[in-house]
RNA sequence: UCCCGACAAAGGCAAACCCGCCGCGAGGCGGGGACGCAAAGCCACGGGUCAGGACUAUUGCAGGCCUGACAGCCGGGCUACCGAA
Numbered sequence: 001u002c003c004c005g006a007c008a009a010a011g012g013c014a015a016a017c018c019c020g021c022c023g024c025g026a027g028g029c030g031g032g033g034a035c036g037c038a039a040a041g042c043c044a045c046g047g048g049u050c051a052g053g054a055c056u057a058u059u060g061c062a063g064g065c066c067u068g069a070c071a072g073c074c075g076g077g078c079u080a081c082c083g084a085a
Base pairs, nucleotide, nucleotide: 004083005082012037013036017032018031019030020029021028022027035072041078042077043076045075046074047073048070049069050068051067052066053065055063056062
């Protein structure tokens, strides 16, 4: 340095749910709260899921498109604390 990840040490994040605010919505932000997390830090690049919109076909629920959301769905990229085996 790279991999790796202790019933190690120090610290970190925070699901559901509740309250407030924002958003048509998916959802976001703040506070409370901890199910979990060794990248649960960052990036929508590939796939996926979700929302809104119009379109085509059409009366069954299909197709792609546009604009968004999710990084705690899976890959990928970038960065990073500690150091036993």
This is a predicted structure of an 85-nucleotide RNA (c-di-GMP-I riboswitch aptamer) from an Ignavibacteria bacterium.
The organism belongs to Ignavibacteria, within Bacteria.
The model forms 95% of the base pairs in the Rfam consensus.
The coordinates come from a structure-prediction model, not an experiment, and the mean pLDDT is 86.